RNAcentral holds the full RNA, with entries from SILVA. This is a predicted structure of a 477-nucleotide part of an RNA (small-subunit ribosomal RNA, 5' domain) from Citropsis articulata. Model confidence (mean pLDDT): 82 of 100.
Context: one part of a larger RNA
RNA sequence: GGAUGAGCGCUGGUGGCAUGCUUAACACAUGCAAGUCGGACGGGAUGUGGUCUUUCCAGUGGCAGACGGGUGAGUAACGCAUAAGAACCUGCCCUUGGGAGGGGAACAACAGUUGGAAACAGCUGCUAAUACCCCGUAGGCUGAGGAGUAAAAGGAAGAAUCCGCCCGAGGAGAGGCUUGAGGCUAAUUAACUAGUUCGUGACGCAAUAACUUACCAAGACAAUGAUCAGUAGCUGGUCCGAGAGGAUGAUAAGCCACACUCAGACUGAGACACGGCCCAGACUCCUACGAGAGGCAGCAGUGGGGAAUUUUUUGUAAUGAGCGAAAGCCAGGCGAAACAAUGCCGCGUGGAGGUAGAAAGUCCACGGGUCGUGAACUUCUUUUCCCGGAGAAGAAGCAAUGACAAUAUCUGGGGAAUAAGCAUCUGCUAACUCUGUGCCAACAGCCGCAGUAAUACAGAGGACGCAAGCGUUAUCU
Repeated sequence: GGAUGAGCGCUGGUGGCAUGCUUAACACAUGCAAGUCGGACGGGAUGUGGUCUUUCCAGUGGCAGACGGGUGAGUAACGCAUAAGAACCUGCCCUUGGGAGGGGAACAACAGUUGGAAACAGCUGCUAAUACCCCGUAGGCUGAGGAGUAAAAGGAAGAAUCCGCCCGAGGAGAGGCUUGAGGCUAAUUAACUAGUUCGUGACGCAAUAACUUACCAAGACAAUGAUCAGUAGCUGGUCCGAGAGGAUGAUAAGCCACACUCAGACUGAGACACGGCCCAGACUCCUACGAGAGGCAGCAGUGGGGAAUUUUUUGUAAUGAGCGAAAGCCAGGCGAAACAAUGCCGCGUGGAGGUAGAAAGUCCACGGGUCGUGAACUUCUUUUCCCGGAGAAGAAGCAAUGACAAUAUCUGGGGAAUAAGCAUCUGCUAACUCUGUGCCAACAGCCGCAGUAAUACAGAGGACGCAAGCGUUAUCU
């Protein structure tokens, strides 16, 4: 000099675009953040008013909830980045080959009843389905073969037809496993390992594999740094630098890990699941003391910590999700607005003329110099500001649909009106004099300055530098 998710001091007009708990992965009041389908099902309400139909709903059932959003605690590891491979799964989506025959028994809701303070739970009885089960069937699976095993569901509509269901094949997308090579610190850590290293047979898995197990062998790794310890999410990137290289990993993007702490599985195409379940623990709340409820590292917000980081706002109009045949519903993702000079960029605080070089200040050699065309004064303009009027694009072309938005933008009127500070002035380093102080009070990045003529302290006048900022502190280069 450049840089920052910055802090602090003084100051502060405005617009656009960004950014905004780096600390306690500390604890959380309150509200919201994941639902949807009546065109799967029986029912219950509701409406209309004479046999039809509208709307809504608890429950059964389906799909989604594994995405999206947050955080960086852990992790030195195949976690990440790059490159190459094989033994595998795949709901929804696309292409394609077949098929949906016959029967059955329940459980919610509901009704009755019982227990409990509540959360909720039990018993008896009834009932439907795209819920469940059995039989039959199969270019599927297993098997050398004989043989064995395993499917299905309907709904809407007057109809055409449309949407679904079952078993296969392929695609695309997404996931899982493995191998080789790359990347932090430390030897004041030198040895480490016993399922440890290999083999055979099994279990298990979507699949490979000591992943697990029985038996056998005694190996495997290590000064090219194993093991132990410390620190740390990784990357494309970002900052500095001519480069080499150094530092770093906020926002936005990819991957990973985590969801009060520690375990575990269930469901499912997919989880060992942030707003699911179970056990234990810490903490909080509630209790009729028997019991029960909770998890903001979602968005706002609160306390706490801290030098330090915003509103308990708005809308589904756009974009991309979920469900639905659709209308549509949902959505703190997202789109916006609010706050903060936190940063970058733009604009303004007036322009032209104007010497009696006025007054005041200040310096002086007392002649004058300087502030200074600066002001006053004359004239002009209106970015901005104030008061009115018009008014978008973003909507995806029949039409309709705009949160932002009384917005942007354009335009009429008004009046120089509403708008400049901060630091420095011995040298490095651009900019000098006076007064006060007297090794005092102070200054200071370094050298240093101040002990009665201080351009270095304090004030004043003047000057210089940057400018809605300017200094300073911290950190990197």